Predicted 3D model of a 475-nucleotide part of an RNA (small-subunit ribosomal RNA, 5' domain) from an uncultured bacterium.

Context: one part of a larger RNA
RNA sequence: GAACGAACGCUGGCGGCAGGCCUAACACAUGCAAGUCGAGCGCACCCCUUCGGGGGCGAGCGGCGGACGGGUUAGUAACGCGUGGGAACGUACCCUUUACUACGGAAUAGCCUUUGGAAACGAAGAGUAAUACCGUAUACGCCCUUAGGGGGAAAGAUUUAUCGGUAAAGGAUCGGCCCGCGUUAGAUUAGAUAGUUGGUGGGGUAAUGGCCUACCAAGUCUACGAUCUAUAGCUGGUUUGAGAGGAUGAUCAGCAACACUGGGACUGAGACACGGCCCAGACUCCUACGGGAGGCAGCAGUGGGGAAUCUUAGACAAUGGGCGCAAGCCUGAUCUAGCCAUGCCGCGUGAGUGAAGAAGGCCUUAGGGUCGUAAAACUCUUUCGCUAGGGAAGAUAAUGACGGUACCUAGUAAAGAAACCCCGGCUAACUCCGUGCCAGCAGCCGCGGUAAUACGGAGGGGGUUAGCGUUGUUC
Numbered sequence: 001g002a003a004c005g006a007a008c009g010c011u012g013g014c015g016g017c018a019g020g021c022c023u024a025a026c027a028c029a030u031g032c033a034a035g036u037c038g039a040g041c042g043c044a045c046c047c048c049u050u051c052g053g054g055g056g057c058g059a060g061c062g063g064c065g066g067a068c069g070g071g072u073u074a075g076u077a078a079c080g081c082g083u084g085g086g087a088a089c090g091u092a093c094c095c096u097u098u099a100c101u102a103c104g105g106a107a108u109a110g111c112c113u114u115u116g117g118a119a120a121c122g123a124a125g126a127g128u129a130a131u132a133c134c135g136u137a138u139a140c141g142c143c144c145u146u147a148g149g150g151g152g153a154a155a156g157a158u159u160u161a162u163c164g165g166u167a168a169a170g171g172a173u174c175g176g177c178c179c180g181c182g183u184u185a186g187a188u189u190a191g192a193u194a195g196u197u198g199g200u201g202g203g204g205u206a207a208u209g210g211c212c213u214a215c216c217a218a219g220u221c222u223a224c225g226a227u228c229u230a231u232a233g234c235u236g237g238u239u240u241g242a243g244a245g246g247a248u249g250a251u252c253a254g255c256a257a258c259a260c261u262g263g264g265a266c267u268g269a270g271a272c273a274c275g276g277c278c279c280a281g282a283c284u285c286c287u288a289c290g291g292g293a294g295g296c297a298g299c300a301g302u303g304g305g306g307a308a309u310c311u312u313a314g315a316c317a318a319u320g321g322g323c324g325c326a327a328g329c330c331u332g333a334u335c336u337a338g339c340c341a342u343g344c345c346g347c348g349u350g351a352g353u354g355a356a357g358a359a360g361g362c363c364u365u366a367g368g369g370u371c372g373u374a375a376a377a378c379u380c381u382u383u384c385g386c387u388a389g390g391g392a393a394g395a396u397a398a399u400g401a402c403g404g405u406a407c408c409u410a411g412u413a414a415a416g417a418a419a420c421c422c423c424g425g426c427u428a429a430c431u432c433c434g435u436g437c438c439a440g441c442a443g444c445c446g447c448g449g450u451a452a453u454a455c456g457g458a459g460g461g462g463g464u465u466a467g468c469g470u471u472g473u474u475c
Stems, first nucleotide, its partner, number of pairs: 001475004006471005013347006019340002021305001026303003030300003035064003040061002043058001045056004071258003080183007089175002094171008102136004112125005142151003156163002184230003191221003196218008233255004237248004260281005283294004311337001313336003319333001320331004350380004360371004384416001385412006394402001419464005424445003430459005440447002
């Protein structure tokens, strides 16, 4: 000198664009953050009815989605990440192509009756529907095969326009797996390892593989640093620097991991699943003491910690997502507004004329010098602000939270708007008074013990400016 997710002190007019718990992955009151479909299904209730039916709504069965989106960085020194390759795989929804969509059956929730419990939640009986479940048929292609053969599918709905279902092949997208290279420090860590290293058979997986298992062999890694310990999410990037390099990984984007702590699987195309389930633990809450409920590292917000970091806001109008044929519903994603000089950028706090120079302050050699065209006074302007009127684009036929916002016009009156640090040298900027090694200053050198340009005040000056200075960190 530059930079900052900064903090502190003094000060503070406006706007645009950004940013805003770096600490306790500490604990959380309250509200919201994932639903949707009646064009899959049977019921209860309400409304209308031309008695044909139509509309709405509630719980339930069923389908799709809750594996995305959003948060955090605890763990992880690892194929985790970055980069470049690879073969033994999967892929709901979407696209393309071919073929099919036939005949039957048995249940069950809701509801009703009885009943247990404080509650959470159940139990028994009767009976009901489906795009829920099951069987049969058919199936070139599909799967298995001893190559003879064997096995395997479907679902209907409707407003008659369509929307679906099954099998197979291909595509697209996304993902799983393997490998080369790169990826912090310590040797005051030198040996580490028994599923360990390899093979065979088997199991398991979507798939390769000690991934698992039985047997066999004794290997494997290591001073080119194994193992151990400490620290740490990685990258694109950011910052500094002429560069090489150093430091860093907030916001935004990609990847990974985690979801009170530890473990486990279920469902599913996909999870070993933040707002799903089970078990154990700690903590909190309810209880009739028998037993139950919970998980903000989602958005706000609270306590706590801390030098320190915001509203318990509006809207689905746009973009995107889920469901739905659609109308639409949901969406703290998102878009906006609120708070904060936290940063960057822009603007203003007036402009012109105005004395050999008012008053006043300060200094003085007492002559004067300086503040100083500065003020006053006269003339002018109105950015920003304020008041009033008009008023968008963002939306395509409709639909605008923002918002009566941006912007435009008129009016108003110089009217409402300047501070902070420094002045011994480094380093731009000097005098007087007070103090007297005291009080104090200080980044380094150093000032202060009676004339201190270094302390405190004043006048004057220098620098930056809605900021200025200090502290911290990096180069």